A computed fold for a 682-nucleotide part of an RNA from Bacillota bacterium LCP21S3_A4, annotated as large-subunit ribosomal RNA, domain II. It matches the Rfam family "Bacterial large subunit ribosomal RNA". RNAcentral holds the full RNA, with entries from ENA.
Context: one part of a larger RNA
């Protein structure tokens, strides 16, 4: 991993509702007892308990009482109940199973280790040469010096014996700590043999929380013990009906709970919802500045600064700050003269729906919720962020779409059909249906990802200037004079710089000059004007679809192919596809109404579902009653196309060899896939 077997709401006893029954103003027995048999009965036993009156804090009254000054008002109270049984929940016991880490109690342990106590044991072999202590030199004497002897050391090298530093192996290992290479200490605080000693709230400990038998922040074995577990896992048959919440409010309370809310069964009750029309009440978006406040320019300027200034802070003066005013223009969740849509309120009226409302009684489960539209707050007008309100889907919803994709779009799956018409959304091919139709658009593969900016892209609008007395581009021609205006300069001659330039003249026109240019002049050009040509050309403004802007690590931002008078955008109109949606034909269940004692039968609605509520039923295994079939083969095991909405039951065959079954009741040790389940097999 699989197979097989075994594995979870069980019982006492106490309460409380429902059903069912006995008996009923009653109901009942408890311990015991006696009788009968051995097996469960009958019978006695009225102690007790419920009930039959009830109000009051009580005396105390009493079908009534308390209150109260009351006769009044009001409060409570005056309708049958016990018993045992079934079902269900609740306490109360382990109380569905399983599962800690832990606490106490008594006991086991120092053959492992730690520490110490007694009594033996070990420690190749080599080196160093302290202190004495002898002889010599030395000295007044000492001291001190050589040399010799000597044999100390938690001395030096280094096997045995101990330890464990380093590094590689090993890591389901030869080994629950070893193995190779090296490595330290080796006469000592040294190693080690036996015996003995300290015991868990304790021991020992050259001190690591380190050891006390591979176990140590407190050993281990039995018990208390089924400790508790507000915490995970697990909970075994079938089919109907209805079906939740992820919120309030408390809470050492936040992943538990109790109460309400929501759901579900049962009874009564006809109370309930919506739409629209009518009447209400309001201070939101919006809007405004009338009020609180914010804040913008200007004028005005109480005050105040600066300067000036005198007998006298008198007096003047200010290009400086500014209250209040007054014009102009904003802004606001805790401003508002103002003010909706929408929603709320109605015991009005019509219409419509219903497994709507309300009460009582039995049972829950929920209290982690997601996302999404649309209104807020917090945030960074970030977040698949958070946190309310108000829909919505999922949650507990399958089915189409959206390439895939709980929460988006469409639509709620009673089953059966190789019937049909739709919806989101599609119709070139993967791939069902338009190579489908009008009419623009758009060249960017824009669609098939983005911003501020940018730009003769293009397509509609609207406007405004020139323009056959001839516009705009373009080409010929001219673009003059006073004059080299004045000034300034070395020079300044339309073109360094200053002043004037709305100066004059000659023109068809022509600036005291638009740029280049020169040392200055020269020279080129524009403005302007005429010819040549011949029909539009020039601005602005609004808007449709495009460009750029655009850069990240394998192609990768339509699913792909691939698409351009489109298979792309826009708009308008037909088809046709396309879901479990409707419809058609057929079954089923459940409710409701009719007609029926009941069966039933007719109509008409309804039948996604997690927690979870109610129902009905199937199988297992004793048991009591009835009955049956069985060596002419029971059960069990194997095949198999048969019944039945299922759980599930038959028939026949084989195998098998000796016991099984059918109804009816009545009881459970009563249904495995999961619990890192339990044992056993593979």
């Nucleotide at each position: 991993u699989c197979c097989g077997g075994c594995g979870a709401g069980c019982u006492g006893c106490g309460c409380u509702u429902a059903c069912a029954g006995g008996c009923a103003a009653g109901g009942u027995u408890a311990a015991g007892g006696a009788c009968u048999u051995a097996a469960g009965g009958u019978c006695c036993g009225g102690a007790g308990c419920c009930g039959c009156a009830g109000g009051g804090a009580g005396a105390c009254c009493g079908a009534g009482u308390g209150u109260g000054a009351u006769a009044a008002g009001u409060g409570c109270c005056a309708a049958a109940g016990u018993c045992g049984g079934u079902a269900a929940g609740c306490g109360u016991a382990g109380g569905c199973c399983c599962g800690a880490a832990a606490c106490c109690g008594g006991g086991u342990g120092a053959c492992c280790u730690a520490c110490c106590c007694a009594u033996g044991a070990c420690c190749a072999g080599a080196u160093u040469g302290a202190a004495g202590u002898c002889a010599c030199c030395g000295u007044g004497a000492u001291a001190g010096g050589u040399g010799a002897u000597g044999g100390a050391g938690g001395a030096u090298c280094g096997a045995a014996g101990c330890c464990a530093c380093a590094u590689c192996c090993g890591u389901u290992g030869a080994a629950a700590a070893g193995g190779g290479u090296g490595g330290g200490c080796a006469u000592g605080a040294g190693u080690u043999g036996u015996g003995g000693g300290u015991a868990g709230g304790g021991g020992a400990g050259a001190a690591a929380u380190u050891c006390c038998a591979a176990u140590c922040g407190a050993a281990c074995c039995c018990g208390g013990a089924g400790a508790u577990a507000g915490c995970u896992g697990g909970u075994u048959c079938u089919c109907c009906c209805c079906g939740a919440a992820a919120u309030a409010g408390c809470u050492u309370u936040a992943g538990g709970g109790c109460u309400a809310g929501c759901c579900u069964u049962g009874c009564a009750u006809c109370a309930u919802c919506c739409a629209u029309a009518c009447g209400g009440a309001g201070g939101u978006a919006g809007a405004g500045c009338a009020c609180u406040g914010a804040a913008u320019a200007c004028c005005c300027g109480c005050g105040g600064g600066g300067g000036c200034g005198u007998c006298g802070c008198a007096g003047c003066u200010u290009a400086c700050c500014a209250a209040a005013g007054g014009u102009u223009a904003u802004c606001a969740a805790a401003c508002u003269c103002c003010g909706a849509a929408u929603g709320c309120c109605g015991c009005u009226a019509u219409g419509g729906a219903g497994g709507u409302g309300u009460g009582c009684a039995g049972g829950a489960g929920u209290c982690a919720g997601a996302c999404u539209g649309c209104g807020g707050g917090a945030g960074a007008u970030a977040a698949g962020u958070u946190u309310c309100g108000u829909g919505g889907u999922c949650a507990a919803a399958a089915g189409g779409g959206a390439a895939a994709c709980a929460g988006c779009c469409c639509a709620g799956a009673u089953c059966u059909g190789c019937a049909g018409c739709u919806a989101a959304g599609g119709u070139c091919c993967c791939a069902a249906a338009g190579u489908a139709c009008g009419u623009g658009u758009u060249a960017a593969g824009u669609g098939g990802g983005a911003a501020a900016g940018g730009a003769u892209g293009u397509g509609g609008g609207a406007u405004u200037u020139c323009a056959g007395a001839g516009a705009c581009a373009g080409c010929u021609a001219g673009g003059a004079u006073g004059u080299u205006g004045g000034c300034u300069c070395a020079g300044a001659a339309g073109c360094a710089g200053c002043c004037a330039u709305a100066c004059a003249u000659u023109c068809a026109a022509a600036g005291a000059g638009u740029g280049c240019g020169u040392a200055a002049u020269a020279g080129c050009u524009c403005a302007c004007u005429a010819g040549c040509c011949g029909a539009g050309a020039g601005g602005u403004c609004c808007u449709g679809c495009g460009c750029c802007g655009a850069g990240a690590a394998u192609a990768a931002c339509c699913g792909g192919g691939g698409c351009u008078g489109a298979a792309a955008c826009a708009c308008g109109a037909c088809a046709c596809c396309g879901a479990a949606g409707c419809u058609c034909a057929g079954g089923a269940a459940u409710c409701a109404u009719a007609c029926a004692a009941a069966a039933g039968u007719a109509u008409g609605a309804u039948u996604g579902g997690u927690a979870g509520g109610g129902g009905a039923g199937c199988a297992u295994u004793g048991a009591g009653g009835a009955u049956u079939c069985a060596c002419g083969g029971a059960a069990g095991c194997c095949a198999u196309a048969c019944c039945g909405a299922g759980a599930g039951g038959a028939g026949u065959g084989g195998u098998g060899g000796a016991g099984a079954g059918u109804c009816c009741u009545g009881a459970a040790g009563a249904g495995a896939g999961a619990a890192u389940g339990c044992c056993g097999g593979a």